[in-house]
The prediction has a mean pLDDT of 81. Predicted 3D model of a 72-nucleotide RNA (transfer RNA) from a Bacteroidales bacterium. The organism belongs to Bacteroidales, within Bacteria. RNAcentral records the identical sequence in 2 taxa. Its Rfam family is "tRNA". By type it is a transfer RNA.

Parts: sequence; C1' cells; structure tokens
RNA sequence: GCCUCCGUAGUCUAAUGGAUAGGAUUUCAGAUUCCGGUUCUGACGGUUGCAGUUCGAAUCUGCACGGAGGUA
Repeated sequence: GCCUCCGUAGUCUAAUGGAUAGGAUUUCAGAUUCCGGUUCUGACGGUUGCAGUUCGAAUCUGCACGGAGGUA
C1' cells in the first nucleotide's frame, strides 16, 4: 500500500429503521448502623466525527479519524 472486521457512560454490555438509547459496575446523595461494611432507594454520566438516504438513523450509504487481524 491493499483486503476484512470493529468503534454505544470512567469500565463491561443490550438494542428488526419507529424511544425519553436499556442493564451491570464505578462515583455521588439518602435510608439502615453507635461507626463502618453489607443491603435498599435515587441521581449523574452515552451512540468517534462530518455529510447523505429516509416521514423517521445507534442501526443503511459515502468520506475521514482511531483500533484489531490478514497479505507481499
């Protein structure tokens, strides 16, 4: 260089083109406790970027960016 695949919270992960993007964990707050741990409740935190297709895109298409594998 060429080919294939992947990119969703700090981390792990789910989601037939039809939603307020679901769950676990971490963190924070509250309850419980004499204090802590455990447990329970709640909150915060999100689709790599830009275009396109569509009534509607995390999902389909193109180009970038990043990563993994293959090839001489």
Background
The RNAcentral record of the sequence draws on ENA.